[in-house]
């Protein structure tokens, strides 16, 4: 240079084109407790970018990007 498949909170994973992206662990905060872990209850954070198709895009298209893998 080519091609095939990823891209979602701090980490892993969901989420048939259709209601406010959802869960567990992590943070943060309050309760517990002398203190601390444990346990409990709330918060806080998330679609790689740009356009495009639709009444409605994480999802379908198209270009870029990025890391990874083949092939040269």
């Nucleotide at each position: 240079g080519g091609g095939a498949g990823u891209g979602u909170g701090g980490u892993g994973u969901a989420a048939u084109g259709g209601u406010g992206a959802a869960c567990a662990c992590a943070u943060c905060u309050g309760g517990u407790u002398u203190a601390g872990a444990c346990c409990c209850a709330g918060u806080u954070a998330a679609u790689g970018c740009a356009g495009g198709u639709u009444c409605a895009a994480g999802u379908c298209c198209u270009g870029c990007c990025a890391a990874c893998c083949c092939c040269g």

This is a predicted structure of a 72-nucleotide RNA (transfer RNA) from Oscarella pearsei. The RNAcentral record of the sequence draws on ENA. It matches the Rfam family "tRNA". About the family: Transfer RNA (tRNA) molecules are approximately 80 nucleotides in length. It is annotated as a transfer RNA.